[in-house]
RNA sequence: CCGUGCCAAGAGCAAACCCGUCGUGAGGCGGGGACGCAAAGCUUCCGGUCUUAGGGUUCCAAGGUCCUAACGAUAGCGGGGUUGCCACG
Numbered sequence: 001c002c003g004u005g006c007c008a009a010g011a012g013c014a015a016a017c018c019c020g021u022c023g024u025g026a027g028g029c030g031g032g033g034a035c036g037c038a039a040a041g042c043u044u045c046c047g048g049u050c051u052u053a054g055g056g057u058u059c060c061a062a063g064g065u066c067c068u069a070a071c072g073a074u075a076g077c078g079g080g081g082u083u084g085c086c087a088c089g
Base pairs, nucleotide, nucleotide: 002089003088004087005086012037013036017032018031019030020029021028022027035076041082042081043080045079046078047077048074049073050072051070052069053068054067055066056065057064
C1' cells in the first nucleotide's frame, strides 16, 4: 500500500419503546433503553422511500394516481465520494 473481517483484544455507535423538547409534518435533538452495526464516522452526487405545499386527472368531495417545488426528511434503504481503529493475509 492492497485485500479480508475467519481468530483475538480494547473501545465505539445505538433500532423499537418510554420521558422531555423542537417541527404543520416526515422527522431532529437530549436522557433512559439495546434490535442490531467493521464504517450504524462524515457527505444528498445518483436512485428509492417518506413529508409538506401547489397543480393535472376524477362531474364534485374523499381516496387513488401523475407532475412540480422545498439550504424538506431518511447516511440504520441501496450505490457513489471521503476519512478512520484493531486483527488477519
c-di-GMP-I riboswitch aptamer from an uncultured Pseudomonadota bacterium, 89 nucleotides, folded computationally. Its Rfam family is "c-di-GMP-I riboswitch aptamer". Rfam's curators write: GEMM was predicted in a large-scale screen for bacterial structured RNA regulatory elements. Model confidence (mean pLDDT): 85 of 100.